Bacterial RNase P class A from Flavobacterium sp., 303 nucleotides, folded computationally. Its Rfam family is "Bacterial RNase P class A". It is annotated as a ribozyme. Rfam links the family to the GO terms tRNA processing, dimeric ribonuclease P complex and ribonuclease P activity. The gene name in the source record is rnpB. Its mean pLDDT, the model's own confidence on a scale to 100, is 78. NCBI's taxonomy places the organism under Bacteria, Pseudomonadati, Flavobacteriia, Flavobacteriales, Flavobacterium.

RNA sequence: GCCGCAGGCCGCCUUAUCGCCAGCUUCGGCUGGAGGAAAGUCCGGACACCAAAGGGCAGCAUAGCGGGUAACGCCCGUCGGCCCCGGCAACGGGGCAAGGACCAGUGCAACAGAAAGGAUGUACAGUUCGGCUGUAGUGAAAUCAGGUAAACUCUAUGCGGUGAAACUCCAAGUAUACCGGCGCCAAGGGCGGCCCGUCCGAGCCGGAGGGUAGGAGGAUGGAGCGUUCGGGUAACCGCUCGCCUAGAUAAAUGAUAAGGGCCCGAAAGGGUACAGAAUCCGGCUUACAGGCCUGCUUUUUUU
Numbered sequence: 001g002c003c004g005c006a007g008g009c010c011g012c013c014u015u016a017u018c019g020c021c022a023g024c025u026u027c028g029g030c031u032g033g034a035g036g037a038a039a040g041u042c043c044g045g046a047c048a049c050c051a052a053a054g055g056g057c058a059g060c061a062u063a064g065c066g067g068g069u070a071a072c073g074c075c076c077g078u079c080g081g082c083c084c085c086g087g088c089a090a091c092g093g094g095g096c097a098a099g100g101a102c103c104a105g106u107g108c109a110a111c112a113g114a115a116a117g118g119a120u121g122u123a124c125a126g127u128u129c130g131g132c133u134g135u136a137g138u139g140a141a142a143u144c145a146g147g148u149a150a151a152c153u154c155u156a157u158g159c160g161g162u163g164a165a166a167c168u169c170c171a172a173g174u175a176u177a178c179c180g181g182c183g184c185c186a187a188g189g190g191c192g193g194c195c196c197g198u199c200c201g202a203g204c205c206g207g208a209g210g211g212u213a214g215g216a217g218g219a220u221g222g223a224g225c226g227u228u229c230g231g232g233u234a235a236c237c238g239c240u241c242g243c244c245u246a247g248a249u250a251a252a253u254g255a256u257a258a259g260g261g262c263c264c265g266a267a268a269g270g271g272u273a274c275a276g277a278a279u280c281c282g283g284c285u286u287a288c289a290g291g292c293c294u295g296c297u298u299u300u301u302u303u
Stems, first nucleotide, its partner, number of pairs: 001299001004296007012260007020033005035274001039285002042283005047163004054196004059159005064078005079099001081096006100154002105152002107148002122136005167217004176208001178207005188200004224243003229238003261272004
């Protein structure tokens, strides 16, 4: 230096003019304004409501060992398995995964083969003459066989629901005195899907008619971000110092002009990725033009 693998960061910039939203304001202005995935809605939670509390069945999820975390189906380490590279080998480096149980049971395996399971008897040999024993042949697998459980299932462990259009508060307004059915001898409703059980209960369901759909909160100071030192193989934990970085509500964060950066190209020229918050956070999965940095393995060159 090249190739490969792993991880991290950036992912257009500057100037001018005009414009939008939030906060502050001495009313002159000042400060801030979409991501690493905001996507998927797949997991786990915070928060809110379901008055409080159960048993059983079904259903779903996880699965070596240990650690981390608020928690997880996530992350880290390690053992085993499989794959790639290097090596004669030992071994080294890297990657992947859905890693309990096949004697609890039930299934599945094309073709070939005599026959695919307590089934079968092709050829040869032995024989106690019973496919009883062995060899061959076909096949991935052939003598109460083995394989397979992101096959059904079994074992162990675990699991309330709904979801910001959750919910909470305020204001205003009308018209129910109407009709029908059921019901106070329990209709109807709550507790996850069902059952049991338990609780509330004088109203409930439908028709006809009328009024309202406005405002505030939730709503952004966090399991937050950066940093010093220490512990730990690591994930991560503790300490020090500093910072405040969207809150729209039919949806703001933009438009125009000039120049520049990077990439492709001989030039002219072209391109400048994936993509836009909607209660918030931790993960996983998927998408991404191009650039930079760090580490490791092999190999080449120089000293």